[in-house]
């Protein structure tokens, strides 16, 4: 740097001892016990199997086997997640303009 998601989901466990939600400006969470490990869950990007449609290429009489894409289905190796929408805004369009909605913007997380 590219591209794909982000409104679902997931503990009343063990350590641990004050912080925590990215930054900032809110509004939250936490001595009824944060973060941080451990363990348990949850999801299913990548990964395995397995069949199915398509296309390609060899090769046969034919059966068929390869090799790629796409959407199924199970598994759960390799990340991820596991308070509120990515908690909410900050930029921009729209509209019934102290708001409501749609986008970028930044962030995260996977693949390259």
């Nucleotide at each position: 740097c590219u591209u794909a998601u982000c409104a679902a989901g997931a503990g009343c466990g063990g350590u641990g001892g004050a912080g925590g939600g990215a930054a900032c400006g809110g509004c939250c969470c936490g001595a009824u016990g944060a973060a941080g490990c451990c363990c348990g869950g949850c999801a299913a990007c990548c990964u395995g199997c397995g069949g199915a449609u398509a296309c390609a290429a060899a090769g046969u009489c034919a059966g068929u086997g390869u090799g790629u894409a796409u959407g199924c289905g199970c598994a759960a190796g390799g990340u991820g997640c596991u308070a509120a929408a990515u908690c909410c805004g900050g930029c921009g369009g729209u509209a019934g303009u102290g708001u409501a909605u749609c986008g970028a913007a930044a962030g995260a997380u996977g693949a390259g």